[in-house]
RNA sequence: GCUUAUCUUUGGGGCAGGGUGCGAUUCCCUACCGGCAGUAUAGUCUGCGAAGACGUUUUUUUGUUAAAACGUCCCGACGGGGCGCAAUUCCCCGACCGACGGUAUAGUCCGGAUGGAAAAAGAUUUUC
Numbered sequence: 001g002c003u004u005a006u007c008u009u010u011g012g013g014g015c016a017g018g019g020u021g022c023g024a025u026u027c028c029c030u031a032c033c034g035g036c037a038g039u040a041u042a043g044u045c046u047g048c049g050a051a052g053a054c055g056u057u058u059u060u061u062u063g064u065u066a067a068a069a070c071g072u073c074c075c076g077a078c079g080g081g082g083c084g085c086a087a088u089u090c091c092c093c094g095a096c097c098g099a100c101g102g103u104a105u106a107g108u109c110c111g112g113a114u115g116g117a118a119a120a121a122g123a124u125u126u127u128c
Stems, first nucleotide, its partner, number of pairs: 001128001005124006017029003031108002033098002035048004043096002052073008078094005100111003
């Protein structure tokens, strides 16, 4: 260094200013933010995770009540120009997108969540 197993840690950001209104960080003007892996550096490419729906199994409950695991489904949004061997990733210009529940209509507030996860790093172990 490679391989195997176990464990530990880490693992999502954002309403500043103004307007209307009884009331809005939710509407309007403007502002701000961008998980993980791959690839020429990516919110918009490809894939993954989360959230949501349904099903199965197990446990649970007086009770399809509740929870977990697994599976299936679902799963937003980009164009032009420049440099270059190579970039929907860099630079310039102009756009666009953002689960569910709550509340005056929410990507940014509160909540499920002091949760979970893609995954990253490390320790020990094992094989060559």
Molecule: FMN riboswitch aptamer (RFN element)